Molecule: Bacterial RNase P class A
Organism: uncultured Planctomycetota bacterium
């Protein structure tokens, strides 16, 4: 210098004039105006996990059915998420990814080619015997070589054989076992064994863990309207006996089922029909956020200081100058230009989309000292 990895920061800035939307100060006089401070993201997006909050109801047990995760040791409020390590694929690398229990419980699936796709095979071909009309044919034996496919009964070399084959060996792989590190997946090492009925579970399946349901249109207040109709009832007991109490039969809820349990028990349930759909709470100090110190490889986690950053409701957060940055063009100057896109209960993720510009540290590969 070039080309690569990885990980971080920004997403324009001030100033004026007019337009809004919260809060808070005063001041008029009952909704106005002066001021002050602040007013849409790194994804607000997709509604994919998790969760707080709120209700059922007070969230308990167990089963089934559906889902989801799935190597291993940390993080976290939790996780299908983060970190860090292992073993695998990929890349010279520096890194990226991530399909990770279990193929000897079952079932299933690999078109075509191919001789044959798993206790599956003999197309060509090699080798032995007989016959031969000398082209060849019959037996046997074999899977080393060749072909066909993604995949073909461990590779690879030497021996041995009629010709081949773990037949035999030595060296990988496989598998038992043992010994060393490692909290652990695990990785080294020997030593013993010829040892294969293979491959997908991201096919169904089986093991293992988790997993109540609904969701701010949850919920709760106030106001203000409304003609109601219809079915479904009995018991005991007690009293102060027109009544008013317990309890049980019954109905409903958690629920798909069971156990449990709750709430009513006629001011109840079930059903038609008809009114309201206003207003204020929830609504933003939070598993917050920024500097620092310890502690850890990290992700984090703990103190100590400092700090309050929309809360709207048909829905505000803008428009205009100008002067600076930044990209683009240009000799220069003028000039143009601004990606993906907008809050609605809030946080922690993960996943899409993107004009650019800066900073770190790491790799490769050519120079030149």
């Nucleotide at each position: 210098g070039a080309c690569g990895u990885c990980g971080g920061a920004c997403a324009a800035a001030c100033g004026g004039u007019c337009g809004c939307g919260a809060a808070g100060a005063c001041g008029c006089g009952c909704g106005c105006g002066u001021c002050u401070u602040u007013g849409a993201g790194g994804a607000a997006a997709g509604u994919c996990c998790g969760g707080a909050c709120u209700c059922c109801a007070c969230a308990g047990g167990a089963u089934a059915a559906c889902a989801a995760c799935g190597a291993c040791g940390g993080g976290u409020a939790a996780c299908g998420c983060c970190c860090g390590c292992c073993g695998g694929u990929c890349g010279u690398a520096a890194g990226a990814c991530u399909a990770g229990g279990g193929a000897a419980a079952g079932c299933g699936c690999a078109a075509c080619a191919g001789a044959a796709a798993g206790u599956a095979a003999a197309c060509c071909g090699c080798c032995u015997u007989c016959g031969u009309u000398c082209g060849c044919g019959a037996a046997g034996g074999u899977a080393a070589g060749g072909g066909u496919g993604a995949a073909a009964c461990g590779g690879c070399g030497a021996g041995g054989u009629a010709a081949g084959a773990g037949c035999u060996c030595a060296c990988c792989g496989c598998g038992u076992u043992u010994c060393a590190g490692g909290c652990g997946a695990c990785u080294g090492a020997a030593a013993c064994g010829g040892c294969a009925c293979g491959g997908c579970a991201a096919g169904c399946c089986c093991c293992g863990u988790u997993g109540g349901g609904a969701g701010c249109a949850a919920g709760g207040u106030u106001a203000a309207a409304g003609c109601g109709c219809g079915c479904c009832g009995c018991g005991u007991c007690g009293g102060a006996c027109u009544c008013c109490g317990a309890c049980g039969a019954a109905a409903g809820g958690c629920u798909a089922u069971c156990c449990g349990u709750c709430u009513u028990g006629a001011a109840g349930g079930c059903g038609c029909a008809g009114g309201u759909g206003a207003a204020c709470c929830g609504c933003u100090a939070g598993a917050g956020c920024g500097a620092u110190c310890a502690g850890g490889c990290a992700a984090c986690u703990g103190g100590u200081c400092g700090u309050c950053g929309a809360g709207a409701u048909a829905a505000a957060u803008g428009a205009c100058c100008g002067u600076u940055a930044c990209u683009c063009u240009u000799g220069a100057u003028a000039g143009a230009g601004g990606a993906c896109a907008g809050a609605a209960u809030c946080c922690g993720g993960c996943u899409u989309a993107u004009c650019g510009u800066c900073c770190g540290a790491c790799g490769u590969c050519u120079u030149c000292c």